Molecule: c-di-GMP-I-GGC riboswitch aptamer
Organism: Atribacterota bacterium
């Protein structure tokens, strides 16, 4: 410096289960382990949810809408571990 075929010292932790929070979506901890070489970070770009509160209508209702989620959808941008070869 380059790559991530093997392989893991150290690290995350899907579903789900249990308190919480939260209008939803989702979130935090415990347990738990599908899987990840950035499953570190950061909503910058696109998609995806979701619609409390706005808006609109044919108003017990339905449509729109993001200030709301999501980095374990992609992409960026940033850091950084371990191994192989140079």
């Nucleotide at each position: 410096g380059u790559u991530g075929a093997a392989a893991a010292a150290g690290g995350c932790a899907a579903a789900c289960u249990g308190u919480c929070c939260g209008a939803a979506a989702g979130g935090a901890c415990a347990g738990g382990a599908c899987g990840c070489a950035a499953a570190g970070u950061u909503a910058u770009g696109g998609g995806u949810c979701u619609a409390a509160g706005g808006u609109a209508u044919u108003u017990u209702a339905u449509g729109c809408u993001a200030u709301g989620a999501u980095u374990g959808c992609c992409a960026a941008a940033u850091u950084a571990c371990c191994a192989a070869c140079u």